Notes:
This is a predicted structure of a 100-nucleotide RNA (SAM riboswitch aptamer (S box leader)) from an Actinomycetes bacterium. Its mean pLDDT, the model's own confidence on a scale to 100, is 85. It matches the Rfam family "SAM riboswitch aptamer (S box leader)". Its family is annotated with regulation of gene expression in the Gene Ontology. It was read from a public genome assembly, where an Rfam model found it.

């Protein structure tokens, strides 16, 4: 960085710092913030896209195992913790995966 795939109405806060906008971007609502938003840092937590792991159960090869695959456990790499990505209308973005 992308002519791919998947998800995006469910979940889940508290502290310290900072000092005015924040909900990505355009148009229009709408809400949220000086009772401290948003960002940053720490600690909690959520979920379960990889990863692990055969506990279970299926299929295949064809045998003291091995491949794949369904459901479960886990919580290493990420991500997420105000409203459905706020909503609408057009475009689009973000997150994991894979690839350069």
């Nucleotide at each position: 960085c992308c002519a791919u795939c998947a998800u995006c109405c469910a979940g889940a806060g508290c502290g310290g710092c900072c000092g005015a906008g924040g909900g990505a971007c355009c148009g229009g609502g709408c809400c949220u913030g000086u009772a401290g938003a948003c960002g940053c840092c720490g600690c909690g937590g959520c979920a379960a896209c990889c990863a692990g792991u055969u506990g279970u159960c299926c299929u295949c090869c064809a045998u003291u195992g091995g491949a794949g695959g369904g459901c479960g456990c886990c919580a290493g790499g990420u991500g997420c913790c105000a409203a459905u990505g706020c909503c609408c209308g057009a475009g689009c973005g973000a997150u994991g995966a894979g690839g350069a």